[in-house]
RNA sequence: AAAAGGCAAACCGGUCGUAAGGCCGGGACGCAAAGCCAGGGGCCCUUUGAACAAUGAUCCGAGGGUAGCCCGGCUGCCGAA
Numbered sequence: 001a002a003a004a005g006g007c008a009a010a011c012c013g014g015u016c017g018u019a020a021g022g023c024c025g026g027g028a029c030g031c032a033a034a035g036c037c038a039g040g041g042g043c044c045c046u047u048u049g050a051a052c053a054a055u056g057a058u059c060c061g062a063g064g065g066u067a068g069c070c071c072g073g074c075u076g077c078c079g080a081a
Stems, first nucleotide, its partner, number of pairs: 006031002011026006029068001035074003039071003042066006049060001051058001052056001
């Protein structure tokens, strides 16, 4: 560079969840790891914790999510090699 394929964004329908978001089906924006893992950071949701202040989820903490945000870890098809 090819070949065989793979996954599936937004959106729509159903369903679970307070929510973020997840799962199933349809559907393809894209992806050489867009396969798996929440260790680090970011972002998102909740907060019946504390502080500030004056009525805000603003910051911190706590719980949850995001692997198609990044780093990191593990595994993996074909091939010039």
Model confidence (mean pLDDT): 85 of 100. The RNA shown here (c-di-GMP-I riboswitch aptamer) has 81 nucleotides and comes from a soil metagenome. The sequence is in RNAcentral, with records from MGnify. Its Rfam family is "c-di-GMP-I riboswitch aptamer". Its family is annotated with cyclic-di-GMP binding in the Gene Ontology.